Predicted 3D model of a 73-nucleotide RNA (transfer RNA) from a Candidatus Bathyarchaeota archaeon.
RNA sequence: GCCGGGAUGGCUCAGCUGGUUGAGCGCCAGACUGUCUAUCUGGAGGUCGAGGGUUCGAACCCCUCUCCCGGCA
Numbered sequence: 001g002c003c004g005g006g007a008u009g010g011c012u013c014a015g016c017u018g019g020u021u022g023a024g025c026g027c028c029a030g031a032c033u034g035u036c037u038a039u040c041u042g043g044a045g046g047u048c049g050a051g052g053g054u055u056c057g058a059a060c061c062c063c064u065c066u067c068c069c070g071g072c073a
Base pairs, nucleotide, nucleotide: 001072002071003070004069005068006067007066010025011024012023013022019056027043028042029041030040031039049065050064051063052062053061
């Protein structure tokens, strides 16, 4: 330099060729218990890597860039 994959709550990952961003773990509060753990219920937490474009509407489609992984040279 070229090709492919990836970037989404604190962490690990889902998200159907466009229509309200989710789960598990963790965190906070409550219930239960003599206490802790476990269990159950509820809650907070996301400019979806960055910037543009298309569209009534973009995590998803198009362009450019940044970072990570792999391959080729």
RNAcentral holds the sequence, with entries from ENA. Rfam family: tRNA. Rfam classes the family as a transfer RNA. Model confidence (mean pLDDT): 81 of 100.